[in-house]
Context: one part of a larger RNA
RNA sequence: AGUGCACGGUGGAUGCCUUGGCGUCCAGAGCCUAAGAAGGACGUGGCAUAGCGACGAUACGCUCCGGGGAGCCGCUAGCAGGCUUUGAUCCGGAGAUCUCCGAGAUCGGGAAACCGGACAGAGGUUGUGCUCUGUCACCGCGCAAGCGGAGGGAACGCAGAGAACUGAAACAUCUCAGUAUCUGCAGGAAAAGAAAGAAAACUCGAUUCCCCUAGUAGCGGCGAGCGAACGGGGAUCAGCCUAAACCAUCGCGGUGUAAGGAAGCGGCCGUUGCCGCGGUGGUGUCGUGGGAUCCGCAGAGCCCCCCGCAGGGGCUCAGGAAGUCAACAAAUUCAUCUCUAGACGAAUGGCAUGGGAAGGCCAGCCGCAGAGGGUGACAGCCCCUUAGUCGAAAGAGAUGAGUCUUCCGCGGCGAUCCCAAGUAGCGCCAGACACGGGAAACCUGGCGUGAAUCCGGGGGGACCACCCCCCAAGGCUACAUACUACUGGACGACCGAUAGCGUAAUAGUAGCGCGAGCGAAAGGUGAAAAGUACCCCUGAAGGGGAGUGAAAUAGUACCUGAAACCGUGUACUU
Numbered sequence: 001a002g003u004g005c006a007c008g009g010u011g012g013a014u015g016c017c018u019u020g021g022c023g024u025c026c027a028g029a030g031c032c033u034a035a036g037a038a039g040g041a042c043g044u045g046g047c048a049u050a051g052c053g054a055c056g057a058u059a060c061g062c063u064c065c066g067g068g069g070a071g072c073c074g075c076u077a078g079c080a081g082g083c084u085u086u087g088a089u090c091c092g093g094a095g096a097u098c099u100c101c102g103a104g105a106u107c108g109g110g111a112a113a114c115c116g117g118a119c120a121g122a123g124g125u126u127g128u129g130c131u132c133u134g135u136c137a138c139c140g141c142g143c144a145a146g147c148g149g150a151g152g153g154a155a156c157g158c159a160g161a162g163a164a165c166u167g168a169a170a171c172a173u174c175u176c177a178g179u180a181u182c183u184g185c186a187g188g189a190a191a192a193g194a195a196a197g198a199a200a201a202c203u204c205g206a207u208u209c210c211c212c213u214a215g216u217a218g219c220g221g222c223g224a225g226c227g228a229a230c231g232g233g234g235a236u237c238a239g240c241c242u243a244a245a246c247c248a249u250c251g252c253g254g255u256g257u258a259a260g261g262a263a264g265c266g267g268c269c270g271u272u273g274c275c276g277c278g279g280u281g282g283u284g285u286c287g288u289g290g291g292a293u294c295c296g297c298a299g300a301g302c303c304c305c306c307c308g309c310a311g312g313g314g315c316u317c318a319g320g321a322a323g324u325c326a327a328c329a330a331a332u333u334c335a336u337c338u339c340u341a342g343a344c345g346a347a348u349g350g351c352a353u354g355g356g357a358a359g360g361c362c363a364g365c366c367g368c369a370g371a372g373g374g375u376g377a378c379a380g381c382c383c384c385u386u387a388g389u390c391g392a393a394a395g396a397g398a399u400g401a402g403u404c405u406u407c408c409g410c411g412g413c414g415a416u417c418c419c420a421a422g423u424a425g426c427g428c429c430a431g432a433c434a435c436g437g438g439a440a441a442c443c444u445g446g447c448g449u450g451a452a453u454c455c456g457g458g459g460g461g462a463c464c465a466c467c468c469c470c471c472a473a474g475g476c477u478a479c480a481u482a483c484u485a486c487u488g489g490a491c492g493a494c495c496g497a498u499a500g501c502g503u504a505a506u507a508g509u510a511g512c513g514c515g516a517g518c519g520a521a522a523g524g525u526g527a528a529a530a531g532u533a534c535c536c537c538u539g540a541a542g543g544g545g546a547g548u549g550a551a552a553u554a555g556u557a558c559c560u561g562a563a564a565c566c567g568u569g570u571a572c573u574u
Base pairs, nucleotide, nucleotide: 001573002572003571004570005569006568007567008566009565015559016524017523020495021494022492023491024490025489026488027487028486029484030483031152032151039101040100041099042056043055044054046079047078051075052074053060062095063094064093065092066091067090071083072082073081107116108115109114117136118135119134120133121132122131123130138149139148140147141146156187157185158184159183160182161181167174171221197204198203208235209234210233211232212231218226219225239476240475241474242420246282247281248280249279250278251277252276253275254274255273260269261268264309265308266307267306287454289419290418291417292416294412295411296410297409299317300316301315302314303313304312305311319408320407321406322405323404331403332402333401334400335399336398337397338396339395340394342390343389344388348363349362350361351360364381365380366370372384373383374382425449426448427447428446429445430444431443435461456471457470458469459468460467511518512517531558534545535544536543537542
């Protein structure tokens, strides 16, 4: 030095465990914000200049109303001191307070959490300085009073802009893909939406979503690939308001001081009449075309329109319909149910082993409860729970009812008027349609040109005819659909600390980077700290006794404790 054996050290694999994750499903909730958000800075504790959480100069908290019932002063021990059956701590509801930064934060500035003002009022000072409270930004609408806006939000949504790798076995049209990404904006959903639709039969009847139709018809260097619709079956269902014609009224302008007006007569009116424009109110909203106008027929009572008759309007009753955070108008009360704290909740003892019984043995009981967790080993009957039943002062939601609110007549004729204009159409060029310019319609946009008003206009995949369908150029609209930052519940042939989220722990922390950004490691004593009083060696280390404990080779570097690696002893080899 090596090899074997034995015993250790180091190390932290493995086994077991789980506070944490992952996924699915169900339900809820779905916006917050100048009344200052999201996110932060700085503070707040008797000891408290660590961190997390909580709170805001009223600062580990204040008030009220409920619940609850013996302890409490967070994680977090200890000292000191307090609170609490006159009900604390804690839980729920409603309030109060809420420094400074932060919306280029809003009085001005600014290198965020800081600096400096003006005005009014208050405190303090002999007085100034000083302190406190309030107000003082900009934009839009509006005469003003005032109302609104800004910023944030995981994914989902709509819109504007818009790749390349890739595939085509190369590559350019094409594809990837209107994807990724950037931007704007909105909501709890968004978007779409009440046919100028789809079709071709006995036609259907807003939109959205799903399953078929169908990988069909088509498109396509007819390559790679892309890829409908009609129709059928379901989910959900819901329809409305304007513009115009006409009437009334108000304002302005023109005409113009008596021409004239009133609706039929008589009294009459005269800043009136007529024309144009604009505002408001009424009417009106459709495609078996509709409406206006005109004509005719229409219940009762009351009021008003200068008076009487006539006529018009309004209200009430009678009849009908609908409805309240949708379009489409405002509320309120009651009842029931649900949610936001909770309450009750059956049934077991003994013996032995053991540190400890829930395991064993013996004998019982409950069950609308034998889901689960805990308890010194494996508990239906020990504890928390579980099945089941009950419960709200306050707040929220749903449903129903009432009060209430809103609205409502019919017909005929076809002479006259109206029925959305730089629009439709057309030409050129693009985009988007499953459709790559094609026979290429329909839809959208840019440039140019440019109609008609129902005897009108658009569509039915070039175009024409016949036929059929439908009314553009204004607007609103719940549900079915998408998503899950957030809340609750259930489940898992999901993980079990190099796994599972990056994070089971002071984790987006420490650390790295000028920055955008990148981004860890780190769990386990024991049933209970009972965490080793006291003595000794001695170095604030470490150890030997003693003691605790079932165990200390369980001693906080703590369960188990593999291997590499390092020793001690012994045997053998050289």